[in-house]
Molecule: transfer RNA
Organism: Weissella cibaria
RNA sequence: GCCGAUAUGGCGGAACUGGCAUACGCAGCGGACUUAAAAUCCGUCCCUUAAUUGGUUGUGGGUUCAAAUCCCACUAUCGGCA
Numbered sequence: 001g002c003c004g005a006u007a008u009g010g011c012g013g014a015a016c017u018g019g020c021a022u023a024c025g026c027a028g029c030g031g032a033c034u035u036a037a038a039a040u041c042c043g044u045c046c047c048u049u050a051a052u053u054g055g056u057u058g059u060g061g062g063u064u065c066a067a068a069u070c071c072c073a074c075u076a077u078c079g080g081c082a
Base pairs, nucleotide, nucleotide: 001081002080003079004078005077006076007075010026011025012024019065028044029043030042031041032040046055047054058074059073060072061071062070
């Protein structure tokens, strides 16, 4: 230099043919249970707002009524070729 894969909450990870983004798990926080703890169970858990608001899928654009998903450029990581 060329080709390919991957990028989604704090972490892992799902999201079907473009149609409710963040299901589920882990971790965290609060509570129940216990003499106390562990385990288990319940609740909560992206950011923002006075809010039932608005935003968010690596970054920036484009297509579309509608984009994590399709197209273009770029960035990062991994792999292959030279």